RNA sequence: GUCCUUCUUCGGGCAAUCGCUGUUCUUGGGUCCCAAGGCCCAGGGAGAGAGGAAAGUCCGGUCUCCAUCGGGCGGCGUGCCGGCUAACGGCCGGGCUGGGUCGCUUAAAGCGGCUUGGACGGAAAGUGCCACAGAAAAUGUACCGCUUUCUCUGAAUUAAGGGAGAGUAAGGGUGAAAAGGUGCGGUAAGAGCGCACCGCGGGGCGAGCAAUCGUACCCGGCAGGGCAAACCCCACGCGGAGCAAGGCCAAAUAGGGGAGCAGAGGCGGCCCGUCUCAUUAUGACUCCCGGGUAGGCUGCUAGAGCGCCGUAGCAAUAUGGUGCCCAGAGGAAUGAUUGCCUGCGGUUGGGGCUCGCCCCGGCCGUAACAGGAACCGGCUUACAGAAGAAGGACGCAA
RNA sequence: CGGGCCGUAGCGCAGCCUGGUAGCGCGCUUGCUUGGGGUGCAAGAGGCCGCGAGUUCGAAUCUCGCCGGCCCGA
Numbered sequence: 001g002u003c004c005u006u007c008u009u010c011g012g013g014c015a016a017u018c019g020c021u022g023u024u025c026u027u028g029g030g031u032c033c034c035a036a037g038g039c040c041c042a043g044g045g046a047g048a049g050a051g052g053a054a055a056g057u058c059c060g061g062u063c064u065c066c067a068u069c070g071g072g073c074g075g076c077g078u079g080c081c082g083g084c085u086a087a088c089g090g091c092c093g094g095g096c097u098g099g100g101u102c103g104c105u106u107a108a109a110g111c112g113g114c115u116u117g118g119a120c121g122g123a124a125a126g127u128g129c130c131a132c133a134g135a136a137a138a139u140g141u142a143c144c145g146c147u148u149u150c151u152c153u154g155a156a157u158u159a160a161g162g163g164a165g166a167g168u169a170a171g172g173g174u175g176a177a178a179a180g181g182u183g184c185g186g187u188a189a190g191a192g193c194g195c196a197c198c199g200c201g202g203g204g205c206g207a208g209c210a211a212u213c214g215u216a217c218c219c220g221g222c223a224g225g226g227c228a229a230a231c232c233c234c235a236c237g238c239g240g241a242g243c244a245a246g247g248c249c250a251a252a253u254a255g256g257g258g259a260g261c262a263g264a265g266g267c268g269g270c271c272c273g274u275c276u277c278a279u280u281a282u283g284a285c286u287c288c289c290g291g292g293u294a295g296g297c298u299g300c301u302a303g304a305g306c307g308c309c310g311u312a313g314c315a316a317u318a319u320g321g322u323g324c325c326c327a328g329a330g331g332a333a334u335g336a337u338u339g340c341c342u343g344c345g346g347u348u349g350g351g352g353c354u355c356g357c358c359c360c361g362g363c364c365g366u367a368a369c370a371g372g373a374a375c376c377g378g379c380u381u382a383c384a385g386a387a388g389a390a391g392g393a394c395g396c397a398a
Numbered sequence: 399c400g401g402g403c404c405g406u407a408g409c410g411c412a413g414c415c416u417g418g419u420a421g422c423g424c425g426c427u428u429g430c431u432u433g434g435g436g437u438g439c440a441a442g443a444g445g446c447c448g449c450g451a452g453u454u455c456g457a458a459u460c461u462c463g464c465c466g467g468c469c470c471g472a
Base pairs, nucleotide, nucleotide: 001394002393003392004391005390006389007388008387009386010385012341013340014339015338016337017336018335020049021048023046024045025044026043027042028041029040030039031038051369055380056379058378059377060376061375062374063242064241065240066239075238076237077236078235079234080094081093082092083091084090095120096118097117098116099115100114101113102112103111104110121233122232126231127230128227129226130225143172144171145168146167147166148165149164150163151162152161153160180198181197182196183195184194185193199222200220201219202218203217204215205214206213207212246298247297248296249295256289257288258287259286260285261283263277264276265275266274267273305324306323307322308321309320310319311318312317342367343366344365345364346363347362348361349360350359351358352357353356399471400470401469402468403467404466405465408424409423410422411421418455426442427441428440429439430438448464449463450462451461452460
């Protein structure tokens, strides 16, 4: 210097014009008249206006309503240990284990460093599965081979061969996986059959909160291969529904309840006045009340909040000080055009040289993924490009 | 906001639960039959099971994450 992986930060900028959605201030008009306030219409000023994932809706919680004495069955979820947190399937640290790389090492093996992944409880509770191949796929088996007994052939008790039986898992071969490994002894041949070392299981001791690790100790010859992202067992957790939750106001029409019988109602309380309905009447009458629908208001955005500085801690995180207010719409706004800059790509002119790159300029194209809908903490997925950090590989120089 | 199902050859589907050979019908190709076509008969081709990762000796099947489609409820 190039490339790869992981993490972090940012994720176009400025100006002009025309627009969009809330908030706040204000002007004019309307709401019978006056005053205040509210509401409606039109205008002006100020200030604000998507994200790291707003997404998928996969987990967990806040909030709200319903249910609820307590317990069990069932269902769902989680699953090494410890910590953090409001909680979690999240995060941090540790253990064990797989991969990569580097170092020690003659090499293998092993040890250590860095980095990265792990759905990582139980296969010695039970049931089940392990195709094909293979002798045998799990309270086991004899194809070849090895050994041996009887018997037959052979002139023959020996060699060799055939048949029947027994022993043998050390060897061959099969398979993804083969019943501890190496060596010595032993045996007819073999075999943990015996022994030594290694491995394994259990116990003791030591370190650690624990997972787990170590062991010059003791016991056991070793019996139990894999699959629980097969059923299952164990431990722990979980009541249900979701802002279309929920609360409030409430039209017309039609039901329900009540009053009235010539008047009744509106104009903020009363009188006058005025307007509307009803008009010779038990009605297709008038008025009031209540539930509920349309519709409206609320819930609704100051919060497990953000920035900076400190303290405790390896860290996640906790805590203290200080400063700040950062969408709140309700089918849904945050946009469009132009110019300049920035990044990328293409093309062209000039210049430079280490000869395929660099520098300067012009022109053209392009601007990642994607958008709130009650809110918050995570996870997962998508993402052009820029900057930084760590690790690794290659090349060059010293 | 909540719940369920599907994706396999050109088309319609089975296989998935209980992992081991991917199959059925129509369609397609070739040959025979016919004077020719259809029908019929025989043979054959055509699939990396939506995509990616994992578990496993082994995945269409089991698990997880995406993509697309359909249905139901408030």
About this RNA:
Model confidence (mean pLDDT): 76 of 100. This is a predicted complex of two RNAs, RNase P RNA and transfer RNA, with 472 nucleotides together. Rfam match: Bacterial RNase P class A. About the family: Ribonuclease P (RNase P) is a ubiquitous endoribonuclease, found in archaea, bacteria and eukarya as well as chloroplasts and mitochondria. By type it is a ribozyme. Rfam links the family to the GO terms ribonuclease P activity, dimeric ribonuclease P complex and tRNA processing.